[in-house]
Context: one part of a larger RNA
C1' cells in the first nucleotide's frame, strides 16, 4: 500500500515448517522347534543411550557496581582509620540474572489409503489362476493425529463489541523479564512505571569505638556485630508537568 468507513478484541485454517531414533534386561518359556547342542514367534513389563524442548525450587558454575582475609607502594599532616594502583592486585565465599555439570517432560498410544507381499471368490479358457468385474489383510515409509507458522489464502476468510457524543492511535515521557537502531510490552498523577527510604529475604562472618588481658605479634567484650548489587512487599518523598497531531461514511 491492499483487503472498499475506521478501530479493539477473539478466531477458522488453504498452504508451510518441525518432530519421527534405538539398545539392554525380565515374564510368556527353557515353552514351541528340534536326536541333541541350541532356541523362538506373538503379547505384556523394567530400565537405559542419543537427540529435543521448558525451567532455575535442589545441586554445581558464573557473579570486575556484595561482604570479609591479606602483600608490596602511594595519599588524606601524625597515631588509628580509610582510599587508589598493582590482572577484580592476590585471596575464601557469595545475591539477582545467565547457565548446566541440575530438575522436568518429550520423541506414546490411535485411525485411514497403500508399497513388496499373502489372500478370499472368480471366468476368459467347462480345468486351473490374487485379477479381469469384485473383495480382504500388510511397513520404521504416505495422509491424519503431535509442537510451531500461518488471511498478501490479491480466492485478501470469521464473530464480538465501539465509532461526530468521535472510537482508536501517534508524538513526548518513565521503564522492562523486550531489545544493536527499529520494533514489542508495561505504566504516564482517576498513577506503584523507575529512583529513593522503610521492611523482609539473602550474603559475608564477628564492623568502628571503647575497655579488658598480655612485654609483644595479637585475643576476649560490647556485638550473631558491622556492610549489603540486580530478588520480594510497602510507602507518591523525587521523576513520568503542560500539551500537540493524525484519525470515516466513496460510487452506482
Nucleotide at each position: 500500500c491492499g483487503u472498499u468507513u475506521g478501530a479493539g478484541u477473539c478466531u477458522u485454517g488453504a498452504g508451510g515448517a518441525g518432530a519421527g531414533c534405538u539398545g539392554g534386561c525380565c515374564c510368556c518359556a527353557g515353552u514351541a522347534c528340534g536326536a541333541g547342542a541350541g532356541g523362538a514367534c506373538c503379547g505384556g513389563g523394567c530400565u537405559g543411550g542419543a537427540g529435543g524442548a521448558a525451567u532455575c525450587c535442589c545441586u554445581a558454575g558464573u557473579g570486575u557496581g556484595c561482604c570479609g582475609g591479606u602483600u608490596g607502594u602511594g595519599g588524606u599532616g601524625u597515631u588509628u582509620a580509610c582510599c587508589g594502583c598493582a590482572a577484580c592486585g592476590c585471596c575464601g565465599g557469595g545475591u539477582a540474572g545467565c547457565u548446566a555439570c541440575a530438575u522436568u517432560c518429550c520423541u506414546a498410544a490411535g485411525g485411514g489409503a497403500u508399497a513388496a507381499c499373502c489372500g478370499c471368490u472368480g471366468a476368459a479358457a467347462g480345468c486351473a489362476u490374487c485379477u479381469a468385474a469384485g473383495u480382504g489383510g500388510g511397513a520404521a515409509g504416505c495422509c491424519c493425529a503431535c509442537u510451531c507458522c500461518g488471511a498478501g489464502a490479491u480466492g485478501a476468510g470469521g464473530a464480538c463489541u465501539c465509532u461526530u457524543u468521535u472510537a482508536g492511535a501517534c508524538c513526548c515521557c518513565a521503564a522492562g523479564a523486550a531489545g544493536a537502531a527499529u520494533a514489542c510490552u508495561u505504566g504516564g498523577u482517576u498513577g506503584a512505571u523507575c529512583g529513593g527510604c522503610a521492611g523482609a529475604c539473602a550474603g559475608u562472618g564477628g564492623a568502628a569505638g571503647c575497655c579488658c588481658u598480655g612485654u609483644g605479634a595479637a585475643g576476649g567484650g560490647u556485638u550473631a556485630a558491622g556492610c549489603u548489587a540486580a530478588u520480594c512487599u510497602g510507602u507518591a518523598c523525587g521523576a513520568a508537568u503542560c500539551g500537540g497531531u493524525c484519525g470515516a461514511u466513496a460510487g452506482a
This is a predicted structure of a 252-nucleotide part of an RNA (large-subunit ribosomal RNA, domain VI) from an uncultured bacterium.
Model confidence (mean pLDDT): 86 of 100.
It was read from a public genome assembly.